This is a predicted structure of a 1678-nucleotide part of an RNA (large-subunit ribosomal RNA, half A) from a Planctomycetales bacterium. It matches the Rfam family "Bacterial large subunit ribosomal RNA". The RNAcentral record of the full RNA draws on ENA.
[in-house]
Context: one part of a larger RNA
RNA sequence: AGUGCGCGGCGGAUGUCUUGGCGGCAGGAGCCGAUGAAGAACGUGGCUAAGCUACGAUAAGCCCCGGGGAGUCGCAAGCAGGCUGUGAUCCGAGGAUUUUCGAAUGAUUGCAUACUGAAUACAUAGGUAUGCAAGGGGAACCGGGGGAACUGAAACAUCUCAGUACUCCGAGGAAAAGAAAGUAAAUAACGAUUGCCUUAGUAGCGGCGAGCGAAACGGCAACAUGUCUAAACCAAUCAGCUUGCUGAUUGGGGUUGUGGGACCGCGACAUUGGAUUUGACUUGGUUAGCCGAACGGGUUGGAAAACCCGACCAUAGACGGUGAUAGUCCGGUAGGCGAAAACUUGGUUGAAACAUAGCGGUAUCCCAAGUACUGCGGGGCACGAGAAAUCCCGUGGGAAUCUGUGAGGACCACCUCAUAAGACUAAAUACUACCUGCCGACCGAUAGCGAAUAGUAGGGCGACUGAAAGAUGAAAAGAACCCCGUUUAGGGGAAUGCAAUAGUACCUGAAACCGCGUACUUACAAGCCGUCGAAGACCUAUGCUUCAGCAAUGGGGAAAGGUUGACGGCGUGCCUCUUGAAUGAUGAGCCGGCGAGUUGCUGUUUAUGGCAAGCAUAAGCCCUUUUGGGGUGGAUGCGUAGCGAAAGCGAGUGCGAAUGGCGCGCUAGUCGUAAGGAGCAGACGCGAAACCGUAGUGAUCUAUCCAUGGACAAGAUGAAGCGAGAGUAAAAUCUCGUGAAGGUCUGAACCCACUAAUGUUGAAAAAUUAGGGGAUGAGCUGUGGAUAGGACUGAAAGUGUAAUCAAACUCGGAGAUAUCUCGUUCUCCCCGAAAUAUAUUUAGGUAUAGCGUCGAGAAACUACUCUAUGGGGGUAGAGGACAGAAUGGUUGAGGGGGACCACCAUCCUACCAAUUCCAAUCAAACUCCGAAUACCAUAGAGACUAUCUCGGCAGACAGACCGUGGGGGACAAGCUUCACGGUCGAGAGGGAAAGAGCCCAGACCGCCGAUUAAGGUCCCAAAAUUAUGCUAAGUGGAAAAAGGAAGUGAAGGUGCUAAGACAGCUGGAAUGUUGGCUUAGAAGCAGCCACCAUUUAAAAAGUGCGUAAUAGCUUACCAGUCGAGCACUUUUGCGCCGAAAAUUAACGGGACUCAAGCAUAAUACCGAAGUCGCGGAUUUAACCGGAUAUGCGUAUCUGGUUAAGUGGUAGGGGAGCGUUCUAUACGGAGUGAAGCCGCACCGAGAGGAGCGAGGGCAACCUUUGUGGACUGUAUAGAAGUGAUAAUGCCGGCAUAAGUAACGAUAAACAAGGUGAGAAUCCUUGUCGCCGUAAACCCAAGGUUUCCCGGGUAAAGUCAUUCUUCCCGGGGUUAGGCGGGACCUAAGACGAGGUCGAAAGGCGUAGUCGAUGGAUUGUAGGUUAAUAUUCCUACCCCGUUGCGGAGGUUAAUAUACGGAAUGACGGAGAAGGCUAAUUGUGGGCGGUUCGUAUGGUUGGACCGCGCAAAGACGUAGUCCGGGGCGAGUUAAAUGCUUUCCCCAUUAAGGAUGAGGUUGAUGCUAAAGCGCAAGCAUAAGCCACUGAUGCCAUACUUCCAAGAAAACUUUCGUAUAUUCAAAGCAACGCCCGUACCGCAAACCGACACAGGUGGGUGAGGAGAGUAUCCUCAGGCGCGC
Repeated sequence: AGUGCGCGGCGGAUGUCUUGGCGGCAGGAGCCGAUGAAGAACGUGGCUAAGCUACGAUAAGCCCCGGGGAGUCGCAAGCAGGCUGUGAUCCGAGGAUUUUCGAAUGAUUGCAUACUGAAUACAUAGGUAUGCAAGGGGAACCGGGGGAACUGAAACAUCUCAGUACUCCGAGGAAAAGAAAGUAAAUAACGAUUGCCUUAGUAGCGGCGAGCGAAACGGCAACAUGUCUAAACCAAUCAGCUUGCUGAUUGGGGUUGUGGGACCGCGACAUUGGAUUUGACUUGGUUAGCCGAACGGGUUGGAAAACCCGACCAUAGACGGUGAUAGUCCGGUAGGCGAAAACUUGGUUGAAACAUAGCGGUAUCCCAAGUACUGCGGGGCACGAGAAAUCCCGUGGGAAUCUGUGAGGACCACCUCAUAAGACUAAAUACUACCUGCCGACCGAUAGCGAAUAGUAGGGCGACUGAAAGAUGAAAAGAACCCCGUUUAGGGGAAUGCAAUAGUACCUGAAACCGCGUACUUACAAGCCGUCGAAGACCUAUGCUUCAGCAAUGGGGAAAGGUUGACGGCGUGCCUCUUGAAUGAUGAGCCGGCGAGUUGCUGUUUAUGGCAAGCAUAAGCCCUUUUGGGGUGGAUGCGUAGCGAAAGCGAGUGCGAAUGGCGCGCUAGUCGUAAGGAGCAGACGCGAAACCGUAGUGAUCUAUCCAUGGACAAGAUGAAGCGAGAGUAAAAUCUCGUGAAGGUCUGAACCCACUAAUGUUGAAAAAUUAGGGGAUGAGCUGUGGAUAGGACUGAAAGUGUAAUCAAACUCGGAGAUAUCUCGUUCUCCCCGAAAUAUAUUUAGGUAUAGCGUCGAGAAACUACUCUAUGGGGGUAGAGGACAGAAUGGUUGAGGGGGACCACCAUCCUACCAAUUCCAAUCAAACUCCGAAUACCAUAGAGACUAUCUCGGCAGACAGACCGUGGGGGACAAGCUUCACGGUCGAGAGGGAAAGAGCCCAGACCGCCGAUUAAGGUCCCAAAAUUAUGCUAAGUGGAAAAAGGAAGUGAAGGUGCUAAGACAGCUGGAAUGUUGGCUUAGAAGCAGCCACCAUUUAAAAAGUGCGUAAUAGCUUACCAGUCGAGCACUUUUGCGCCGAAAAUUAACGGGACUCAAGCAUAAUACCGAAGUCGCGGAUUUAACCGGAUAUGCGUAUCUGGUUAAGUGGUAGGGGAGCGUUCUAUACGGAGUGAAGCCGCACCGAGAGGAGCGAGGGCAACCUUUGUGGACUGUAUAGAAGUGAUAAUGCCGGCAUAAGUAACGAUAAACAAGGUGAGAAUCCUUGUCGCCGUAAACCCAAGGUUUCCCGGGUAAAGUCAUUCUUCCCGGGGUUAGGCGGGACCUAAGACGAGGUCGAAAGGCGUAGUCGAUGGAUUGUAGGUUAAUAUUCCUACCCCGUUGCGGAGGUUAAUAUACGGAAUGACGGAGAAGGCUAAUUGUGGGCGGUUCGUAUGGUUGGACCGCGCAAAGACGUAGUCCGGGGCGAGUUAAAUGCUUUCCCCAUUAAGGAUGAGGUUGAUGCUAAAGCGCAAGCAUAAGCCACUGAUGCCAUACUUCCAAGAAAACUUUCGUAUAUUCAAAGCAACGCCCGUACCGCAAACCGACACAGGUGGGUGAGGAGAGUAUCCUCAGGCGCGC
């Protein structure tokens, strides 16, 4: 370390439970609100801080009337204190109170009345007052105004989705509709509307596609064939004028189609009515309640309701509770009873108001007008413009009045029906936020609502989004006391309890995962981790036993049981997608739970049941024990007759003149139930990118714009202009100076983002470091605003619009759609494919056919195979006769070239070449020929095979390789495409080392049997060390060429050879001659020519080497020696070289050589899941039986025998297992259910039973797996019914791993203290870092983080005694600071107004709105924590009162108006001044050092400070006379300076930094002291000097640089009397703590980022650069 077992931890499955949900049924109620709703905020309790509930300053409550009858002050304990038989708490009716917001409420709107009243006479508009009403909310239902898209049509545009979603307006308890200008019919009728059934998926509409889809009649529910106006006519009043007409108002009259009414005549003046208002009486109901039967004992137990025994009640045995399961214990239940008060149903009745009649006549009048109708354009009707009626709208035309008009699906005629252009109307119908009661083959904590309380916690700027989380016990009896430990946490005892392994991390307590103990195994040994065999070790069972016992049971032993598993054989996970997966193709870390073909309707097929020429009811109604059951209901549907285009005929009919013939027909259905499949619905589950919504939310980011504010160290350059000089006729021009311009230059802050590195699970979802660019501008920045989704914004990149952009985000349509991918859950049995054809906007999809399966039927020697016979063919092959191609030769017309030539001719030709002939050839589109196969037919045989037809259900239409025949390609491909066959696919086994497709062979199961196939037989490794040859190359043992070679075997051929071959050795190899020529030379041997002759056994005018040339060596050739074969060549077997790749790595290895190689041959043997044998299972068929049902036939179940079969993916068919719930029957359970844990048992399988402890030698003893309340079996039924996989969902736990990291490398160290404990806390010392900050002060934002005491679980990246953490307590003080009671900008809202389908948009008056204007306080001290706020000191503003200088030729206040002021840009330069200064020079004071002391001098250190108001008014700057006219809405004495005239240099005025004073005050250092505190001196001069102040000044430039209030002044009007100094009193609301370049803000963090303004010292320096240091703050939380 592995496996098993035992015991634990972690974890929270399972079981049981239910407070909560889900779905319904019945009834009720169907609105609340200006008498202030719904909803919200804030409060209210003696101790109460938060939450829920209740309530509202009368605040968990007040009054009163009823109920009720003993305790009570809510959930919710505790302390304290109350209330209550004088009736509390509690329940119900009524009343009172009811903070603030919210329609939120009036400066709103409408109506009515009255008064008033403009332009404008009456009047009207407008105004005022009073009264009434409206406004907003609410789940669905309802009516109306607007109105999509995805989607479907396999694309898409008409169409569809759909008048749906959404939105706006409005109403009610219902709404809407509604009393015929109707429906219809064919000579018949009905009689408002609404809803249900049916008609009917019919008639129709429709790119006649997808789809859409009525109506009448009929059956029912409910009922009111219901009513009122307009008009004609009459009357009254008023008005107008044309003076007899018209109009208006009111009243009467009148209301319909067999036309009616007016009008005329007759008649009546009664009766009746309910859909009006109101009262009385009364039956019920609702809102509190009351009565209500019947049990005891024993046993077990913690507890009795269990069990046993014996009783009782029942109009009550529903249900719930009580310590387990209760008719008789409790609450209740059946059945009865009950209301002071409020509300309500029905009935009876009274009153009021209202309404209400007939008959006849027909001259005249009336009977709804910009209407009906119509042209054009649309919409709605099922009906898409169609032949298109009917209905509605827009627009242009435009009737009739009963002898009229409309309709009956164009239109016309006839006929019939109705009477438009006004209005009202209950019930039957729809829905359920809400109340009450009840139910469930609904869920039971990953389920059921999102929610067992939660729209909470949390996320987001916002719209919006959105969890997790149940269980101690009967009862807290919630563990007194002791011990360990830090007075912790936690644990051990004790105690409680039936139980504490029920201890509040609490029922049960599975698995992953992590441990402890134990048995076996493991340290020379390689891998899917298993399986088969198996030694050894340890143990002893649900087995065995010829042991005991009747049995239950007990004992015993062994190996055939259990655990482990050395060693050996075989063996590359699972799923998916695929031709093909160990694949290095997909998916899964592991475990647990959840997780996918369902439901409704309509057809169809099969099975089964009822009835049957018929079958069935639907809605509704009735009864009932009421979601049920029974009855009724025949409307209606299907069937009973077909054929035909139809007339029509009819068991037939159509075709035809007709017979025949042919086509289609000639008696079984229908209604349930179940199953298969289809259609419509989301339709097996999950999954888009997208589209749409006049629905909304966002410009705190960012883009641009608007308004108002702010910041930009320092240095450099030196434009124009101006001045002076030179110069010119005058200019120009030049020089010097002055001047200070610039999208100028260098460079910090600030802004940006060019480069590199780092970072990349970061410090950071864009940064850091080092450099870089701009830095007075088209620049940067704060605050407040504007613009938005097909829109905005954009110096333009498709950039930006909240970490999102070629169309934001949120919610909805919505479960969009997905010919696509993935996933799809138990078992067994039978059969078993396809990857082809055709079509396809089709090619990875689909349809039909082929191929599968199931059922039914048919029937022929039907299909199939073999043999025989008979056929046609034009392929392979072959051929070259045809026609084509093509080589050589022959022939050689013709042509070219050459010669010759006056012309014609002629000749030559190693040129081209027709034709002829000869030889040799080629072909898919050649054939004088021509098979094998295949195909057709006939006959016979075989056969355990199967064929055909109809119907249900499929799958499949990606194929792969091998052999053969072809095409393409390169006669390449593991290539591609056809044909025939095979295998794989979907096929295991044996062989080929290993291998989908090759060879053999088709696996039902078992056997330690037999025999074979392919292939093998030396060892690995079963079987031959068989025979004869060959090979020498390890060829064999990957394949391989041209070419090469005395490799070797076999078979030949031709020569030489005992007259001596071949090879070797020995010897010779000569002479003419150095042949001639050439040459410097050439002698056999540079070259050319010739190559003779002689001697000889033989010897070249020379084979090679060699020399300058000779020489020399050698060969041919000859002789000798040797002594038997030698040489050449042809065919062939096996070998060799040619022959280079990455491991020894190409026999599977060892190894193999007369093989264990190759060839040949024979005989054995091995070898598979083949075949055979034995046993068993199952399917089908046949045969023989049995049982049940039945009238028979037959059906179902079952036993046996025989025969044959039983590989299997997609797929078809069949039979079962298990889970949850229901019904019925029968059970089990505290003497212990379910669940969980373990076990060696049973079944072919899914699965199913049964059992369970320990100690002791023994007798025997004890608490008997855990658990603690439900549950099983049988037969049926209903389903949320079965998971190793969906990058599945949720939770838990692993792995990496004790690994990376612990967030700026500015840095720590020591001592002491505290404490249980100190690297980290406190104190001290030393060291280090920042110092235009890492210091200090404001604004925003945060919201208690501030201070003190205590604490250490969690937070803090370690620790912690510490903290920005937790607990408790405390803390923010204003007339003057900021905001409001003042003003206005951009912009916002907006009375009236105006525009718009609605919602709403714009906008006047006005109201708001700071980032701006206006505006009254300074210094010091003080607290743990506040201070311009408290205190001390000195001062100011406003109001009121007193006061009363002064004024009364006036003054003040208010209103309106005229003016001024307020009031403004950029840049620049110079001057004056002050601030700061660890600046300079002097002076003064103090402390300390040194010396024995004192003094003097000296050194070192420290200090020499101070505001506002007021007063003085300096440098400087500005202003600074008079008059006429004009303008200023009227006026002005005010203002303007625009015009004109005269005068001018000043006086004076205004402003104004600084300085002095304010100060006889305040403050004040070093030093000393533990600390509180003590000390209290000097507090002067001169210079230097800002970006601050004078200064909103001055100069200059062009881009020409807010408004209003305050204030001042003038006029008009009105009113009043004012008023300085001084004194007194008073002065409202809000903010104020703390952080604030950061650990408190924005960035998820105690985050290297971001964040506006002000102060910001010294040395060096131009400088706020940079380096070092003050003050101050830090050392960055391992």